Model confidence (mean pLDDT): 78 of 100. Predicted 3D model of RNase P RNA and transfer RNA as a complex of 501 nucleotides.
[in-house]
């Protein structure tokens, strides 16, 4: 320099004036002051925290999810590294508008199991799952016929074959040589595949030699099998206060048992104790706790449309050092960073910043000419500078809080990797 | 804010891996019938199966991601 590929930045800044929300303070109808959206606040697709379902432990069933290996993490379906498979420019070769080989950076992978079982593979085709024989090849052997013949030949009947053609997404390894009547892993070499072994690696896996002529095609984002993980609901969770009412009606489920105590003449009674029993939103068991006579679920009807809390300081942010290939972890230091509830976070002006066009040579580079160090004159394509005009300013907006993923996003700027060529 | 469901001709729908470049009804268009209209008869057009990607030989159908639409969830007695 040419080509190929990957990653990020950024979401304007400052000042003044006028507003909005919220916290604090004050001399409190007001004033001062602090703070005030995002990288995705979005989709709600995963994973957690938190709260309720009484709490905890275990097992089983159902349902759902994940799926190479190792690591990171609070956790994940996320991230990092590695492995395998497929793709992938130069480049090489050839029969050169093309084809084959080849592989770097990089990209994609829902990448466990198809010799556990079941199921499906339309149409076409002879045959599609215990593979098959339409065209075709052969007909050595047997048969029929010609022939004097046990020579030779014809037929393609018995039969042999699966190389070639054809169908298809897919036809039970590929190329070559031998072999044969024709053929075929029938035999051999190489490639591919399978098996156990050895070596290396934590492992996925890789390499090597040996054995097996190759015996079981694809689909599990079909059922299923294997391994691992998962209880459910969600801040409209949940807690407190206030207001209002017909303090209403109905259906269903479980239970209202026993012993003791007290009172009582007894029947019986009880704000008494214990026990059976009951209470987890799939079931069961165990422990704790609660209840132990009422408890719970749903429906119809009625009322309210209020306030406080949960609520924001955090697996967080910024800087720096150490360890690690990396994801990330740890140490030290620093700052305090939205809490609205029909829902604040905005508007105007000036300067500046971004892009385009123009002007300026009485601005700096740069270039040209002259002179030869330091100067003078000229040019303005390019880089800046000054100045004028115009343009662009995206996607979108917290609502309990975090970690990811996915999707949307204007202008601008930057970094890294690989291949090839040239020069030093 | 949270949870759930659904997208196929203009409208309502069938489909559930191949028989589907998707069938039916109403509507629309043309012709026939009729003096004319309606009704009736015959024929025809009309679908990116919401969009994109993947699995598979093959996708409306299975899986994933987006887009659009619809519904439900407050408290008290």
């Nucleotide at each position: 320099c040419a080509g190929g590929g990957g990653g990020c930045u950024g979401a304007g800044g400052c000042a003044g004036c006028c507003g909005c929300g919220u916290g604090g303070c004050g001399u409190c109808u007001c004033g001062c002051u602090g703070c005030g959206a995002g990288g995705a606040a979005a989709g709600u697709c995963c994973g957690g925290g938190c709260u309720c379902c009484a709490c905890g432990a275990a097992a089983c069933a159902a349902g759902g999810g994940u799926g190479g290996c190792g690591g990171g993490u609070a956790a994940c379906g996320c991230c990092c590294g590695c492995c395998g498979u497929g793709g992938g420019a130069a480049c090489u070769c050839c029969u050169u508008u093309g084809g084959a080989g080849g592989c770097a950076a990089c990209c994609a992978c829902a990448g466990g199991g198809a010799a556990a079982g079941u199921g499906c593979c339309a149409c076409a085709g002879a045959g599609a799952g215990u593979a098959u024989a339409c065209c075709g090849c052969c007909g050595a052997u047997g048969g029929a016929c010609c022939g004097a013949a046990c020579a030779g030949g014809u037929c393609a009947c018995a039969g042999g074959c699966a190389a070639g053609g054809g169908u298809g997404a897919a036809a039970g390894g590929g190329u070559g040589c031998g072999g044969c009547a024709a053929g075929a892993g029938c035999g051999c070499a190489c490639c591919g595949g399978g098996g156990g072994c050895u070596u290396g690696g934590c492992a996925a896996c890789a390499a090597g030699a040996c054995c097996c002529g190759c015996a079981u095609g694809g689909c599990a984002a079909a059922c299923c099998c294997c391994a691992c993980c998962c209880g459910g609901a969600g801040c409209a969770a949940g807690g407190c206060c206030a207001a209002a009412u017909a303090g209403g009606g109905g259906u269903c489920u479980c239970g209202u048992g026993c012993c003791g105590g007290u009172c009582g003449a007894a029947a019986g009674a009880c704000a008494c104790g214990g026990u059976a029993g009951g209470g987890a939103g799939g079931u069961u068991u165990c422990g704790u706790c609660c209840c132990g006579a009422g408890a719970g679920a749903c429906c119809c009807g009625g009322g309210u449309u209020g306030g406080c809390u949960g609520c924001u300081a955090g697996a967080g942010c910024c800087g720096u050092c150490u360890g690690g290939c990396a994801a990330c972890a740890g140490g030290c230091g620093g700052a305090c960073c939205a809490g609205a509830u029909g829902a604040a976070u905005g508007g105007c002006u000036g300067c500046u910043a971004c892009c385009g066009c123009g002007u300026g040579g009485c601005c700096g580079g740069u270039c040209c000419u002259g002179u030869u160090u330091u100067c003078a004159g000229g040019a303005u394509a390019c880089c800046g500078c000054a100045u004028g005009c115009g343009g662009a300013u995206a996607c979108a907006g917290a609502a309990c809080c975090c970690g990811g993923c996915u999707u949307a996003u204007g202008a601008u700027g930057c970094c890294c990797c690989c291949u090839g060529a040239u020069a030093c | 804010g949270c949870c759930c469901c659904c997208g196929u001709c203009g409208u309502c729908u069938a489909g559930a891996g191949g028989c589907c470049c998707a069938g039916g009804a109403c509507g629309c268009c043309a012709c026939c019938c009729u003096u004319u209209c309606a009704a009736g008869g015959u024929g025809g057009a009309a679908a990116u199966c919401g969009c994109g990607g993947g699995u598979u030989c093959g996708a409306a159908u299975c899986c994933c991601g987006c887009c659009g639409g619809g519904g439900g969830c407050a408290c008290c007695a």

It holds a member of the Rfam family "Bacterial RNase P class A". Gene Ontology terms of the family: tRNA processing, ribonuclease P activity and dimeric ribonuclease P complex. About the family: Ribonuclease P (RNase P) is a ubiquitous endoribonuclease, found in archaea, bacteria and eukarya as well as chloroplasts and mitochondria.